Predicted 3D model of a 349-nucleotide part of an RNA (small-subunit ribosomal RNA, central domain) from an uncultured bacterium.
Context: one part of a larger RNA
RNA sequence: CUGGGCGUAAAGCGCGCGUAGGCGGGCUAUUAAGUUAGGGGUGAAAUCCCGGGGCUCAACCCCGGAACUGCCCUUGAUACUGGUAGUCUAGAGUUCGAGAGAGGUGAGUGGAAUUCCGAGUGUAGAGGUGAAAUUCGUAGAUAUUCGGAGGAACACCAGUGGCGAAGGCGGCUCACUGGCUCGAUACUGACGCUGAGGUGCGAAAGUGUGGGGAGCAAACAGGAUUAGAUACCCUGGUAGUCCACACCGUAAACGAUGGAUGCUAGCCGUUGGACAGUUUACUGUUCAGUGGCGGCAGCUAACGCAUUAAGCAUCCCGCCUGGGGAGUACGGUCGCAAGAUUAAAACUC
Repeated sequence: CUGGGCGUAAAGCGCGCGUAGGCGGGCUAUUAAGUUAGGGGUGAAAUCCCGGGGCUCAACCCCGGAACUGCCCUUGAUACUGGUAGUCUAGAGUUCGAGAGAGGUGAGUGGAAUUCCGAGUGUAGAGGUGAAAUUCGUAGAUAUUCGGAGGAACACCAGUGGCGAAGGCGGCUCACUGGCUCGAUACUGACGCUGAGGUGCGAAAGUGUGGGGAGCAAACAGGAUUAGAUACCCUGGUAGUCCACACCGUAAACGAUGGAUGCUAGCCGUUGGACAGUUUACUGUUCAGUGGCGGCAGCUAACGCAUUAAGCAUCCCGCCUGGGGAGUACGGUCGCAAGAUUAAAACUC
């Protein structure tokens, strides 16, 4: 390389949108590019192979044949693929009527709690721990009552519940707005799937500028512990956490499982619809999600997966190819930086 693979052994891009490309539903006609049959031309010689021959043999050399699996031209075939024309509705989409939802953005607003401030009551302790100490407190703390300020997060409801492509989303109200599901008939008529590059989104931490700062808390300081203790425990505490705008672009970004379509026993829940039946609060059917089981088939090295597949198939993309060196060096691109991304080799086992 032919291949073989990608849940856990190496391997699914963090997730969308989408360009080129690849692939693509039913029927009819046509064309004859791919495909296929016949014929012709060409495919130098040498080499390779086969049959003979010549050097005493062999290597080597000579003769003949076959072959050169290719390309071109021409005459046909038309099932499949492609092209063209027409048509259809099962894919896809539109319309109408309902429905659920922490989907997103902005604005407003509520109560509980922590902290701080003011005032009242009140007196000697309070905190904290395994035990202590640092710390706070007679300049009146802790406790308790009332009033005020400010920031952040939303108990219960809450649920292998819901929504979102993923990251993620949870007090309440309003405005704007994306997607989804069900039912119905009408319409368009393959308009589809995937997607190299590209482009957008993307937790936390981090960065820039300006705000904000209650609690928590890297760094830091002190007290303990200890042989030591640059820790675990305690008292403090700054960035940060919050907001606006701009960057960063990474995570065990996980279901460690790419997307789409079709097919392949069941049972038990649950969410949102629709229909039917009745004993009116249940049962059945069906569609779309979301879970459990394994005694199904099948798969798997096993574990396990099993209609939400890791089963049976097709299409498209990404990725892997012994361990270390190394996701490193160099170079390129991006970034304010931190760094990210692309990505080797020597050497070694």
Overview:
Rfam family: Bacterial small subunit ribosomal RNA. Rfam links the family to the GO terms ribosome and structural constituent of ribosome.